This is a predicted structure of a 77-nucleotide RNA (transfer RNA) from a Betaproteobacteria bacterium.
[in-house]
RNA sequence: CUCCGUGUAGCGCAGCCUGGUAGCGCACUACCUUGGGGUGGUAGGGGUCGCGAGUUCAAAUCUCGCCACGGAGACCA
Numbered sequence: 001c002u003c004c005g006u007g008u009a010g011c012g013c014a015g016c017c018u019g020g021u022a023g024c025g026c027a028c029u030a031c032c033u034u035g036g037g038g039u040g041g042u043a044g045g046g047g048u049c050g051c052g053a054g055u056u057c058a059a060a061u062c063u064c065g066c067c068a069c070g071g072a073g074a075c076c077a
Base pairs, nucleotide, nucleotide: 001073002072003071004070005069006068007067010026011025012024013023020057028044029043030042031041032040050066051065052064053063054062
């Protein structure tokens, strides 16, 4: 330098193909349960969907550019 993959809640991930209310598990908060802890139960909070732009009535999803990480390849006179 080229190509491929990944980027979504604190962590691990789904959703993207085929645009239409952002989800799951764990974790966290409150309450119940217990003498207390754990376990279990009920309820709840938390998101610029990597960044920017474009298309569209509408973008996590489609298009373009950029950034970060991982992998492969090329080059190294």

Lineage of the source: Bacteria > Pseudomonadati > Pseudomonadota > Betaproteobacteria.